About this RNA
The RNA shown here (small-subunit ribosomal RNA) has 1460 nucleotides and comes from an uncultured bacterium. Rfam family: Bacterial small subunit ribosomal RNA. The coordinates come from a structure-prediction model, not an experiment, and the mean pLDDT is 84.
RNA sequence: AGAGUUUGAUCAUGGCUCAGAAUGAACGUUGGCGGCGUGGAUUAGGCAUGCGAGUCGCGCGAGAAUGUAGCAAUACAGGAAAGCGGCGAAAGGGAGAGGACAACAUGGGAAUCUGCCCGGGGGUCGGGGAUAGCUACGGGAAACUGUAGGUAAUACCCGAUAAUGUUUACGGACCAAAGGUUUACUGCCCCUGGAUGAGCCCAUGCCCCAUUAGCUUGUUGGCGGUGUAAUAGACCACCAAGGCGAUGAUGGGUAGCUGGUGUGAGAGCACGACCAGCCUCACUGGCACUGAGACACUGGCCAGACACCUACGGGUGGCUGCAGUCGAGAAUCUUCGGCAAUGGACGAAAGUCUGACCGAGCGACGCCGCGUGCGGGAUGAAGGCCUUCGGGUUGUAAACCGCUGUCGAGGGGGAUUAAGGGCAACUUGAAUGAACCCUGGAGGAAGGAGAGGCUAAGCUCGUGCCAGCAGCCGCGGUAAGACGAGCUCUCCAAACGUUAUUCGGUAUCACUGGGCUUAAAGAGUUCGUAGGCGGCUUUGUAGGUGGGGUGUGAAAGCCCUCGGCUCAACCGAGGAAUUGCGCCCCAAACCGCAGGGCUUGAGGGAUAUAGGGGUAAGCGGAACAGAUGGUGGAGCGGUGAAAUGCAUUGAUAUCAUCUGGAACACCGGUGGUGAAAGCGGCUUACUGGAUAUUUUCUGACGCUGAGGAACGAAAGCUAGGGUAGCGAACGGGAUUAGAUACCCCGGUAGUCCUAGCCGUAAACGAUGAGCACUAGUCUGAAGGACUCUCACAGUCUUUCGGACGUAGCGAAAGUGUUAAGUGCUCCGCCUGGGGAGUAUGGUCGCAAGGCUGAAACUCAAAGGAAUUGACGGGGGCUCACACAAGCGGUGGAGGAUGUGGCUUAAUUCGAGGCUACGCGAAGAACCUUAUCCGAGUCUUGACAUGCUUAAGAACCUGACUGAAAGGUUGGGGUGCCCGCAAGGGAGCUUUUGCACAGGUGCUGCAUGGCUGUCGUCAGCUCGUGUCGUGAGAUGUUGGGUUAAGUCCCGCAACGAGCGCAACCCUCGUCCUUAGUUGCCAUCAUUCAGUUGGGCACUCUGAGGAAACUGCCGGUGAUAAGCCGGAGGAAGGUGGGGAUGACGUCAAGUCCUCAUGGCCCUUACACGCUGGGCUACACACGUGCUACAAUGGCGGUGACAGUGGGCAGCAACCGGGCGACCGGUAGCUAAUCUCCAAAAACCGUCUCAGUUCGGAUUGUUCUCUGCAACUCGAGAGCAUGAAGGCGGAAUCGCUAGUAAUCGCGGAUCAGCAUGCCGCGGUGAAUACGUUCCCAGGCCUUGUACACACCGCCCGUCACACCAUGGGAUUUGGAUUCACCCGAAGGCAGUGCGCUAACCGCAAGGAGGCAGCUGACCACGGUGGGUUUAGAGACUGGGGUGAAGUCGUAACAAGGUAGCCA
Repeated sequence: AGAGUUUGAUCAUGGCUCAGAAUGAACGUUGGCGGCGUGGAUUAGGCAUGCGAGUCGCGCGAGAAUGUAGCAAUACAGGAAAGCGGCGAAAGGGAGAGGACAACAUGGGAAUCUGCCCGGGGGUCGGGGAUAGCUACGGGAAACUGUAGGUAAUACCCGAUAAUGUUUACGGACCAAAGGUUUACUGCCCCUGGAUGAGCCCAUGCCCCAUUAGCUUGUUGGCGGUGUAAUAGACCACCAAGGCGAUGAUGGGUAGCUGGUGUGAGAGCACGACCAGCCUCACUGGCACUGAGACACUGGCCAGACACCUACGGGUGGCUGCAGUCGAGAAUCUUCGGCAAUGGACGAAAGUCUGACCGAGCGACGCCGCGUGCGGGAUGAAGGCCUUCGGGUUGUAAACCGCUGUCGAGGGGGAUUAAGGGCAACUUGAAUGAACCCUGGAGGAAGGAGAGGCUAAGCUCGUGCCAGCAGCCGCGGUAAGACGAGCUCUCCAAACGUUAUUCGGUAUCACUGGGCUUAAAGAGUUCGUAGGCGGCUUUGUAGGUGGGGUGUGAAAGCCCUCGGCUCAACCGAGGAAUUGCGCCCCAAACCGCAGGGCUUGAGGGAUAUAGGGGUAAGCGGAACAGAUGGUGGAGCGGUGAAAUGCAUUGAUAUCAUCUGGAACACCGGUGGUGAAAGCGGCUUACUGGAUAUUUUCUGACGCUGAGGAACGAAAGCUAGGGUAGCGAACGGGAUUAGAUACCCCGGUAGUCCUAGCCGUAAACGAUGAGCACUAGUCUGAAGGACUCUCACAGUCUUUCGGACGUAGCGAAAGUGUUAAGUGCUCCGCCUGGGGAGUAUGGUCGCAAGGCUGAAACUCAAAGGAAUUGACGGGGGCUCACACAAGCGGUGGAGGAUGUGGCUUAAUUCGAGGCUACGCGAAGAACCUUAUCCGAGUCUUGACAUGCUUAAGAACCUGACUGAAAGGUUGGGGUGCCCGCAAGGGAGCUUUUGCACAGGUGCUGCAUGGCUGUCGUCAGCUCGUGUCGUGAGAUGUUGGGUUAAGUCCCGCAACGAGCGCAACCCUCGUCCUUAGUUGCCAUCAUUCAGUUGGGCACUCUGAGGAAACUGCCGGUGAUAAGCCGGAGGAAGGUGGGGAUGACGUCAAGUCCUCAUGGCCCUUACACGCUGGGCUACACACGUGCUACAAUGGCGGUGACAGUGGGCAGCAACCGGGCGACCGGUAGCUAAUCUCCAAAAACCGUCUCAGUUCGGAUUGUUCUCUGCAACUCGAGAGCAUGAAGGCGGAAUCGCUAGUAAUCGCGGAUCAGCAUGCCGCGGUGAAUACGUUCCCAGGCCUUGUACACACCGCCCGUCACACCAUGGGAUUUGGAUUCACCCGAAGGCAGUGCGCUAACCGCAAGGAGGCAGCUGACCACGGUGGGUUUAGAGACUGGGGUGAAGUCGUAACAAGGUAGCCA
């Protein structure tokens, strides 16, 4: 610090996601040790049990056990338990329910109290009456309690004394005490000061919702009281009517606050565990008592819920203390030890108590540290995995050798935490157990996640859109680096991952630090309130501002330095920081405030001007419609074409007159005017605004503008008018598959007027208002000034309206003094798409509806600009047998052939629009031929290589069986080299076994190669440069021209490559050369170029020439070129061929071949036999033959060319009607042969199912071949089907072409109507490019990019999800009215009771019980508000694989689209 993800690619916008850090965590896998921390976040849910607050005998009475002495009584010692009394129990410990302020934080303040503690000043005298304990007698189950008697005190009471105290009318009045033990302490009382702690008040800060806008009656203030420690409506009586609030009152929701913690560069954002400060709470609600302090966690009273005990009468309890338990939960520990330390209570002290605390235990929950060994060790072992089979990797890793001893284990050892206490002697450790020593031995100690990109790290196998993965993008449909496994690797490491949450990245709420023309976003417009902001100058002030000082900002934490634990975590000390707040001083520029002045902002006046500015009234002509009358006589009207409609009762047309309503042609214009909406005939009246000129007046009077107000197109609504034309709805006619539309004929609301409502529009410049500044050029409108001889000319200037364009800005398009530039001020608005401008609430409206305006859920995009393509029922240019013009066909018939389908045991496989279908197949009877079928065989194999066992040379030749393959079984025969021999070896054959062979098995969507097609269309690219942020563009576009990106010109391009053309072959003319097998003009000769001769000609085949827009004219930019002409065999590429750019179609082919992977291996291999590929209701394609006279038949010594031939072509002769057969020359071919060319020509037939046509069938033959049954071809005779030129539709062809005629060849034993070639005869037409199809270039639109066979919308049907409405219903919260009214304090009463004081007494003072009153918790009744849940039914929404119906949008989307 960024990255992934929208696109074919790009830039920008924008969301989603990731990498980081963190946590009181949880879960999964794994787990050696130690230190330091930390651990009920959920039910403030319920709790068994134990412990958590006591202490003091130096306040008091009394005194058990026990001990000593004593026979005992008794005395002395002793001091437990209980009681009175004092202090404590208000601390410590826990929790965060409530509480948005009476809290908290910071800073101030005055009207207060403060036990114990400290300092100072005083005092401590004299009396009295009770009471618990105790004793006696009772009640009760218990808890507990009654009566009588008697007793003490530092308990209680009275008196005295009394100021430095309190009070006061300044005369006065009033107020205390406690002793103890003993000889020194301690306690007590009053006053005062301090310290500490606490109470109270003020200012500032402190979450969300306005779909909470008004709240408040003790409310705000005053006077007088009550009350308190103290101020105060805190409370009460009376008086006044205030107080708070858009700077957010009131209400609702949520929440303990802070120091701080996490994160972050910071600003911020989120959080408030542990530690510390404060607050609040203690089963729930209320209440007070005691006390220095409480309205009191382990005190009290009352009410309630819950739980327990009970003898049923009544009682008892409160873990949000420490442990522990149940429950709920993803989830959070031991019913431990000790007061040794620190701290606290009490005590004079010893000491007692202390779940505070100190420790230990449990949990990898966190942080930190250590270890699981170190060195050597290559045959790079074995094993694993991969492999191109060579090897690579695991990997110095292991083994092995040498060494060490951390941690852990066992045994010793004892430091530290200890300071104190006590006269002394002496004594205190719960827990920790360090350093160190010994023993032993590498022994006890490594896992988790990941490996497609982001993101470090990949191979193999399995699986086959299955199983699964996934944070986002996305993987998986048979070669998965993404699933699962193995190996290897990567990252962390006693942990590693996942989940959840926070901050970051995210400038994605933007203070730092964003935007609003088109991406989300400027309110429809103006006025204007609050508010914000505001010209020049001067004086003062000091609120803001700046500077200095000072107080505070607790400690801890963060940061720095130093130090202590072996280090670190952790801890200690010091410093810094704490950006804040208060106070004091200084400054006076700027902002504010107060005063004075100015004129340039703003406004007024005067003069002049332009205008569809507004309102009202009146007037006008054209057009239209209707009415009346005339003329006229059959149609009119309407459309793509029609029809509905109108018309002989007279339409349309035309003339005249009248009536009516609406709108105002020309002028008219990127012209005017208005705030916008908007405004257009003419005249008048009233009226708003603007501009120019003028230094005439005022003197900052200004700008913006939350709320608010006014205006606001069309449609719509209410009431009343009006209604010519137009015209939703509606009716009819068409169109159509349908047509609730588009088109046509009608037509009601409405459109118009008056009065009112509505308040919205794509209300747009998609651009808020104002001011200032920042290059220009041209132009329109309204003024003014100057120059001038007048000015129709020119210059300057103000305002308004436009075009282009510089800088700049912008994602780009664009904008550009009318900013989207540069600044300032104010307002409005935005924060991913959908859900949705929906629901709900509120508010406005007569309604329609408007304004305000969510969430659940869902997606990873949605959207902008531009680019390249593709496409368009967009445009322009252009081309092609594309159409048109022609000629001939196909589609109908028969048969041939291929395909589909059907059939079959099998009908092998492939090819499927053009670009499959007489295609692979240049030839299926067997063979071919195949996992096609049936039957029968074979297994190292029909074929290759190597090793191995055994035998034999090789080799030749039988028999049996069988359909064959095959199986079974014989015979003959022995070579070469080494070696004396035995034997061995080479090679070959057979055989055994093993590697392997073999596969026309699968995948053409794993591939190579080859091929088809667009298309012989003219295109496709590159380098450098330039332009653009970029994708890309330019070049290649443009003007001409061409068959052509062919060439020329121009040009930010200049060049180049693959294509085009040319080079190649062939045909056409000529020349040279060569003449055999070719030719024959001349000479001779013959039946015959047969022979001599010749090579002139033809021809053959080798080489060359020739054509280049070269020449002339015209045209064109003088160019390229085009048109015409001459010459020429050929003229503008002369004809034909070969040649096929970048690419497209996952086009075709694994069955030509090659090949990855998969599959089969006594079979999917190999061989064999028979059958099938030839079937046949049917459908299609392609050819053949025909339907006839341009013909059939017959006759006839007319004329070609390409080619082939030895397992061959075969002359000729003979036989046969013929196919053919039998002989047999010649020819390995310019020699011989196939070879007859056929149309042509002559004759005949005369329009008919024929002398057309030949299918089909019968029969007899021929040929090939082992073999013609399935299933060949041919011949003869006989038979003689359909068919009379072919519906919709469709194909080929532009010249030696179509058409027509025959000939040859490949394949091949045989088989062609197919295919490939050859020549003969030989046309017609093309005006032209509107249309159909295909292509090219430019341009335009696009929501397409799998690219229009695209994309995409809505209803309906089905499944699921969340949500709105909903009769009703169940809870919660809150509020109002009324009722009840416990405990309690307060007030009143108190003729019941009453020790202390007074009084001789009677009695009194005082007190208590009781009673009464208002207040008040719980509770009750009724109403309101609000919130959550359920809910029959219902509404829309979202998502879902290939469902249904249409085709609304995107192209002119086929009716331009869109807004209201």